[in-house]
Context: one part of a larger RNA
RNA sequence: GAUUGAACGCUGGCGGCAUGCCUAACACAUGCAAGUCGAACGGAAACGAUGGGAGCUUGCUCCCAGGCGUCGAGUGGCGGACGGGUGAGUAACACAUAGGAAUCUGCCCAGUAGCGGGGGACAACUUGGGGAAACUCAAGCUAAUACCGCAUAUGCCCUACGGGGGAAAGCAGGGGAUCUUCGGACCUUGCACUAUUGGAUGAGCCUAUGUCAGAUUAGCUUGUUGGUGGGGUAAUGGCCUACCAAGGCGACGAUCUGUAGCUGGUCUGAGAGGACGAUCAGCCACACUGGGACUGAGACACGGCCCAGACUCCUACGGGAGGCAGCAGUGGGGAAUAUUGCACAAUGGGCGAAAGCCUGAUGCAGCAAUGCCGCGUGUGUGAAGAAGGCCUGUGGGUUGUAAAGCACUUUCAGUAGGGAGGAAACAGCAGUGGGCUAAUACCCCAUUGCCUUGACGUUACCUACAGAAGAAGCACCGGCUAACUCUGUGCCAGCAGCCGCGGUAAUACAGAGGGUGCAAGCGUUAAUC
Repeated sequence: GAUUGAACGCUGGCGGCAUGCCUAACACAUGCAAGUCGAACGGAAACGAUGGGAGCUUGCUCCCAGGCGUCGAGUGGCGGACGGGUGAGUAACACAUAGGAAUCUGCCCAGUAGCGGGGGACAACUUGGGGAAACUCAAGCUAAUACCGCAUAUGCCCUACGGGGGAAAGCAGGGGAUCUUCGGACCUUGCACUAUUGGAUGAGCCUAUGUCAGAUUAGCUUGUUGGUGGGGUAAUGGCCUACCAAGGCGACGAUCUGUAGCUGGUCUGAGAGGACGAUCAGCCACACUGGGACUGAGACACGGCCCAGACUCCUACGGGAGGCAGCAGUGGGGAAUAUUGCACAAUGGGCGAAAGCCUGAUGCAGCAAUGCCGCGUGUGUGAAGAAGGCCUGUGGGUUGUAAAGCACUUUCAGUAGGGAGGAAACAGCAGUGGGCUAAUACCCCAUUGCCUUGACGUUACCUACAGAAGAAGCACCGGCUAACUCUGUGCCAGCAGCCGCGGUAAUACAGAGGGUGCAAGCGUUAAUC
């Protein structure tokens, strides 16, 4: 000099854009953060509409009807493995770069083939019982895209090449013949389902090289190193196991100890380097502590399960409940770090055919000069060089065109009015053209028109109004280093980054006048180059 996720002191007008627990991976009150689908299913607790009935206070109350809009709880499907947080652990194939072969991959895309016919349950519900509660037991009834056989098998899997094995589910819209038990069958469209091939995406595994300090850590290792057989996995492999051999690593630093998430990058520097790894992005690890598996395409799963432990809470003492390193917020620690806000309007995600619902992701707002950038706090004129202050050699000098006065302007803030863009649509309605089809239904595609959606928001921006009106401080002035005098003090009080000042004329302490530097900041401290 540059820099910072900074803090402290004094001061503080506005806006834009960023950033904001670096400490206790300490403990957490409260609310919210993951749901959705009735176009899978049996149903109907609530609300509403409609119809019927009763009572009357004549517009209310009660009852009935899943026939309707819908829908609590339940079965079932998909999603809770993403998104969000944190950096404790980890010196390691964790990460980075470059390669590899022995793998899996829901949803998505493309291809091929199919989607036939049966069965038995379990919730919900009803009844009864236990319990303070959490919850739970027994009996009975029932549906399905839940569960299980059978049939079929283009391709698929196993094989000793003879053969053997294995699927599926329906739902919604529309409809001319034909049939009908009047429910539909049947046809067709869309979505869903099954098997399989290829792709895409995502993930697992292996290798080479690189990746902090200590030798006051020199030897380390027995599943250890390799082989064979077996097991296990989606898959290779001592990953596991039995047997056999005795190997493997190490001064090119093994082992041990300490420290640490890694990278793109950030800061500094002419560079080489050095230091760091907040925000943003990629990867990894973790979710009260330790262990374990289940389900699933994917987890050994932050807001799932089981066990043990510590802690907290409820209890009828028998037994139960919990996990903010999600967003806010509280206590605590600390020099120190924000609101228990608004909205799903946009972007994105989950579910759904869709409408839509959910979304503390996200978009915004609030707080903080924490940083960067921009703007303002007036402009011109004005010498009687006013008054006052300070200095003085008492003549004057300086503050100083500074003020006052005169003439103007109105950015920003204030008040009032106007007012973009972020909105593209999806869906719906109407029209045109095409596709599918037996079909002019339905549905789909393209296109045109209409309709509709804004948290921010009193938005940005524009116009008008009034009046210089509301808006300057901080540090320093001995040398380094830009900037000097007076008074007080008298090795005292004090200053200080270094040299050093102060013991009676201190430009170095304290105050004042004046000056210098930066400026909504200025200094100090800490830290890095």